A computed fold for a 92-nucleotide RNA from a Desulfobacterales bacterium, annotated as c-di-GMP-I riboswitch aptamer. It was read from a public genome assembly, where an Rfam model found it.

[in-house]
RNA sequence: AUAUGAAAAGGGCAAACUAUUUGAAAAAAUAGGACUGCAAAGCCACUGGCCGUAAAUUCUGUUCAUUAGGAUACGGCGGCAGGGUUGCCGAA
Numbered sequence: 001a002u003a004u005g006a007a008a009a010g011g012g013c014a015a016a017c018u019a020u021u022u023g024a025a026a027a028a029a030u031a032g033g034a035c036u037g038c039a040a041a042g043c044c045a046c047u048g049g050c051c052g053u054a055a056a057u058u059c060u061g062u063u064c065a066u067u068a069g070g071a072u073a074c075g076g077c078g079g080c081a082g083g084g085u086u087g088c089c090g091a092a
Base pairs, nucleotide, nucleotide: 005089012038013037017032018031019030020029021028022027035079042085043084044083046082047081048080049077050076051075052074053073056072057071058070059069060068
């Protein structure tokens, strides 16, 4: 240096749940909390996947109108997989 995650140390993060706030929703932020939880559970929505539907465009059906479904679109999840990037400790 590359590959890798056995044992150990010092630290780190924080699921569910609760409260408050934001949001149309998914969900997020903050505080508490800690999972037979995490070695990138640090960072980046680039690819796939999943979740949501307020506004906009459009298609189909229906209607006097309302409205229903789909696509685009927009938003979200990095604690779903891949990719990019930085990084602590250490054996074979």

NCBI's taxonomy places the organism under Bacteria, Pseudomonadati, Thermodesulfobacteriota, Desulfobacteria, Desulfobacterales. The prediction has a mean pLDDT of 81. Its Rfam family is "c-di-GMP-I riboswitch aptamer". Its family is annotated with cyclic-di-GMP binding in the Gene Ontology.